A computed fold for an 84-nucleotide RNA from Desulfocucumis palustris, annotated as c-di-GMP-I riboswitch aptamer. The sequence was found by an Rfam model in a public genome assembly. The organism belongs to Desulfocucumis, within Bacteria.
Order: sequence, then C1' cells, then structure tokens
RNA sequence: CCAUUGUAAAGGCACACCUGGGGAAACCCGGGGCCGCAAAGCCGUGGGUCUAAGCCGAUAUGGUAUGAUUGCCAGGCUGCCGGG
Repeated sequence: CCAUUGUAAAGGCACACCUGGGGAAACCCGGGGCCGCAAAGCCGUGGGUCUAAGCCGAUAUGGUAUGAUUGCCAGGCUGCCGGG
C1' cells in the first nucleotide's frame, strides 16, 4: 500500500414518533428523539416500490413519471481504526 475480516478503541449516522417549514402528493429540510447501521458516506446508473400535479380516458375508486425512495436490492465512487 492492497485485499479480506470486524475484536478493541475513538468516533459517526439517526428508524418510528413529536414539532416548524416546503411540496399536489409521495416525500424532503431544520429541531427534538434514538430502532438500528461497519459504509445507514456519496451517486437516481439498472431493477423494485411509492405518489399522480399535469396529461389520457371515463363519468372510475382507472392509467401514466418528467416526481420520490441510497435506512428496498444491485452497481459505481470514496472513507476511520488496525485485533486477525
């Protein structure tokens, strides 16, 4: 330095929920909270899932992503420690 592994140490993030704000919604951002996570760091590239403003259709409670989700999976990029 690289790969693999994740025992210790030092730390990190922050589910649900509450709250202020944004958004048509899904959901996102700030604060609180702390279920969990060895990449729960970043990327919307592939798949899945969610929403449906607009559009299409119908008088439907329907269809549809250009919207969302990285804490759904995969892939790509990057990182701390050093017990093996």